[in-house]
RNA sequence: GCGCACUCCGGGGUCGGUGAAAGUCCGAACCGGCGGUUACAGUCCGCGACCCGGUCACACACCAGUGACCGGUUGACCAGGUGAAAUUCCUGGACCGACGGUUAAAGUCCGGAUGGGAGGCAGUGCGC
Numbered sequence: 001g002c003g004c005a006c007u008c009c010g011g012g013g014u015c016g017g018u019g020a021a022a023g024u025c026c027g028a029a030c031c032g033g034c035g036g037u038u039a040c041a042g043u044c045c046g047c048g049a050c051c052c053g054g055u056c057a058c059a060c061a062c063c064a065g066u067g068a069c070c071g072g073u074u075g076a077c078c079a080g081g082u083g084a085a086a087u088u089c090c091u092g093g094a095c096c097g098a099c100g101g102u103u104a105a106a107g108u109c110c111g112g113a114u115g116g117g118a119g120g121c122a123g124u125g126c127g128c
Base pairs, nucleotide, nucleotide: 001128002127003126004125005124006123007122008120009119014028015027016026017025029108030107031097032096033047034046035045036044042095043094051072052071053070054069055068056067057066058065077093078092079091080090081089099111100110101109
């Protein structure tokens, strides 16, 4: 260095208001997976998670279920500045955030999840 196996790796509700009841509403607050990119990205190009469907295998009295693979769906940024180069940096002002649950509507609470998972010049072991 290459191959294989295993392991590891996601953040955030504080104060005030209303109310019978809110970490869910209102005012302020807080958070940002992975690869790429002439230069550092939640908002660019992709990937993953959630959700939907198909095929196959397993399992099954029925209803339900598990796994692999394939396909689909899936949010949001502008202006100015610097520069060779930035929707990535600086200044200013914006915006976005699966599903189920809940005395009341959730990016931040609880749950599926001690799960899954992209990717990693992260770690350990074995082989060459």

The RNA shown here (FMN riboswitch aptamer (RFN element)) has 128 nucleotides and comes from Streptomyces xanthii. The model forms 97% of the base pairs in the Rfam consensus. The sequence is in RNAcentral, with records from Rfam.